[in-house]
Context: one part of a larger RNA
């Protein structure tokens, strides 16, 4: 991992509560215990203790269809006017472990110091080798001391190393050879050394040269036993089928936010009222939102204009006065903002009342879930007009909704699955090949593989293309090409120089001319040169300019080529616009078939059947029990197997084979009563 077996809402109470069956009924009822039957469970008679009911009221005394408060013959408050009890069945709720399995812990008797910390008392052990401390002795040496040297001499948490003891640092091991090794490699190795033996210190205690460390592979409080099934508002798990109905993730409260209690929304019973609920369409109101408006108010605001105050000027001793591209109240004129401005002022919504439609609302009672919700879409707060953010409101789907499409996909789009069909029809979406259906018609775009379903800008551009506006042109436009582009004069001025082209001035003027600027640009120190404007010729027909639409282009930057789904696709398989046929879903039809609900005597007709939490209802199956089949069974029970049949389904029946002794059916009871899951348990594999 799999198969087997085992495994979770049960019992108990003379505890409330509610529905049902029944039995008496202003009554109901017997309990322990006795008697009697009986094989037993158990039945029958007796037993009126008790318990409920039958009268409330108030704290009580009380007093009673009343009471009580109250001065009250007010007013109110609870009560009178609607039967109950006993038994069995079930639904829920209290009490108990109470569906099941799970702490960490806590209190308490006890058991450890044969691991290990310390300590007590007695024993053991430490190979070689260096070093060479006081002392001592001789000798020198001193006044004597000191000192000096040679020797002898054997000190010490000395040195170097084996045994022993440790455990630096690597490597290997890491389901290990081992629940702490092994290899090399290194510390101590006469000490605060190593060890054998016996003994002692015990749980909030010991013992620690102190690491929260050790206390028997367990230590920030040991192990064992009991309280004890501690507690768990936590996680997980809860076992057969079918049918009907179907939520919530809000308010408000909460030592309360992942729990709870009231209410709202789900069921399932019961009621009655001419009707509350919904929609439609008419009529009447409430009202200050979108909008819009402000010379209607607050408030904030640009410009002009007109004018108090100011600020600088100018005047004068000092003033008066006078300028003012400065600031400006007020006033006007003309733009304009506003969630907490309003002279105005919509839809929708809301509430009344009429009138159709339609099948609900609405009260009590049982019974729950829920009370973390989320995407979208429209109206807003917050925020960054950020978020798959986050707070509301309307709506909608997902939550609990399968089916087609969006390649894939909870909530986008289509559309709501009772069954079955090798029949049709269409939504959305597609119809060249993967892959069902047009390489369809008709016309444009676009050359970027743009695109072909995720994704941008602002700029930048003689890509295209479409429709305009204005020039120019057969009296010859634009382009290209040949010619000319001149003179007064090197204009004056300035400069070192200025000659069309450093710079300044200038009625930038005259002449000759087809045309030629006192000069468009390049050059030179300055000339010079090249060159344009303008003209002519050649040549023949369209040329420019401006603004704006389309589709393309650059901008354009993320880790596989890697984001058309993919081959691949260019007068398209892009993209516009028109259209015509087809394909596509569990939608709609079509034939058979079931289930619920209504109506109907009934045939039958309508209409529904998606579905978690949950509420309701029918039913399988297992075990044992009575009672009936005077049931089946070696002419082979049960159980195994393999195959047929059957029912909507849990299932059931039939045959063959094994199998070798039990073993059923139908009515009715009773429960140790159905497994995929709990890191579930025991086995096995």
């Nucleotide at each position: 991992g799999c198969c087997u077996a085992c495994g979770a809402g049960u019992u108990g109470c003379u505890c409330c509560u509610c529905u049902u069956u029944g039995g008496c009924g202003a009554g109901g009822u017997u309990a322990a215990g006795a008697a009697u039957a009986u094989u037993g469970a158990u039945a029958u008679u007796c037993g009126g203790a008790g318990c409920c009911g039958g009268a409330g009221c108030g704290a009580a005394a009380g007093c009673g269809a009343g009471u009580c408060u109250g001065a009250a013959a007010a007013g109110g408050g609870c009560g009178u006017a609607u039967a109950g009890u006993c038994a069995g069945a079930g639904g829920g709720g209290g009490c108990a472990g109470a569906c099941g399995c799970g702490a960490a812990a806590c209190u308490u008797u006890g058991u450890g110091a044969u691991c290990u910390a310390c300590c007590c008392a007695u024993g053991g052990c430490c190979a070689g080798g260096a070093u060479g401390a006081a002392g001592u002795a001789g000798u020198g040496g001193u006044a004597a001391c000191a000192c000096a040297c040679u020797a002898u001499g054997g000190a010490g948490g000395u040195c170097c190393g084996a045994a022993c003891u440790g455990g630096u640092a690597a490597g290997c091991g890491u389901u290990g050879a081992a629940a702490a090794g092994c290899u090399u490699u290194c510390g101590g190795a006469u000490g605060a050394g190593c060890u054998g033996u016996g003994g002692g210190u015990a749980g909030g205690g010991g013992u620690g040269a102190a690491a929260g460390g050790c206390u028997a592979a367990u230590c920030a409080a040991a192990c064992u036993g009991a309280g004890a099934a501690a507690u768990a508002g936590c996680u997980c798990g809860u076992a057969c089928u079918c049918c009907c109905c179907g939520a919530a993730a809000u308010g408000c409260c909460u030592u309360u936010a992942g729990g709870g209690g009231c209410a709202g929304c789900g069921u399932c019973g019961u009621g009655g009222u001419u009707g509350a609920g919904u929609u439609u369409u008419a009529a009447a109101g409430a009202g200050g939102u979108a909008g819009a408006g402000c010379u209607a108010c607050c408030a904030a605001u640009u410009g002009g204009a007109c004018u108090a105050g100011g600020g600088g000027g100018a005047g004068u001793c000092a003033a008066a006065u006078c300028c003012u591209a400065c600031c400006a109240a007020a006033u006007c004129c003309a733009g304009a903002u506003g969630a907490a401005c309003u002279c105005c002022g919509a839809a929708u919504g809301c509430u009344u009342u009429a009138a159709a439609a339609u099948a609900u609302a609405c009260a009590c009672g049982g019974c729950a879930g829920u009370g973390a919700g989320g995407g979208c879409u429209g109206g807003g707060g917050u925020g960054c007009u950020a978020a798959g953010g986050u707070c509301c409101c309307g709506g909608u789907c997902c939550g609990a909704g399968a089916g087609g499409g969006a390649a894939a996909g909870a909530a986008c789009c289509c559309a709501g699955a009772c069954c079955a069909a090798c029949a049709g029809c269409u939504a959305a979406g597609g119809u060249c090949c993967c892959a069902a259906a047009a390489u369809c018609u008709a016309g444009a775009c676009u050359a970027a593989g743009u695109u072909g379903a995720a994704c941008u800008a602002a700029g930048g551009a003689a890509g295209u293309u479409c429709a305009g506006u204005u020039g120019c042109a057969g009296a010859g436009a634009c382009a290209g090409c040949c010619a000319g582009g001149a003179u007064g004069u090197u204009u004056g001025c300035u400069u070192g120089g200025a000659a069309g082209c450093a710079g300044c001035a200038a009625u930038u003027c005259a002449u000759u001319u087809a045309a030629a600027g006192a000069g468009u640009g390049c050059g030179u120190a300055a000339c010079a040169g090249c060159u344009c404007a303008c003209u002519g010729g050649u040549c023949g027909a369209g040329c420019g300019a401006c603004a704006g639409g389309g589709c393309a282009u650059c901008g354009a930057u993320a880790a596989u080529a890697a984001a058309c789904g993919g081959g691949c696709a260019u007068c398209a398989a892009g993209u516009c616009u028109a259209g015509u046929a087809c394909c596509g879903a569990a939608g709609c039809u079509u034939u058979g078939g079931a289930u619920u609900a209504u109506a109907g005597u009934a045939a039958u007709a309508u209409a529904c059947u998606g579905g978690u939490a949950g509420g309701g209802g029918a039913g399988c199956a297992u075990u044992c029990u009575a009672g009936u089949c005077a049931g089946c069974g070696g002419u082979g029970a049960a159980g195994g197997u393999a195959u047929c049949u059957u029912g909507u389904a849990a299932g059931a029946g039939g045959u063959g084979c094994u199998g070798g002794a039990g073993c059923g059916a139908c009515u009715a009871g009773a429960a140790a009563a159905g497994c995929a899951a709990a890191u579930g348990u025991a086995g096995g594999c």
The part of an RNA shown here (large-subunit ribosomal RNA, domain II) has 685 nucleotides and comes from a metagenome. The prediction has a mean pLDDT of 83. Rfam family: Bacterial large subunit ribosomal RNA.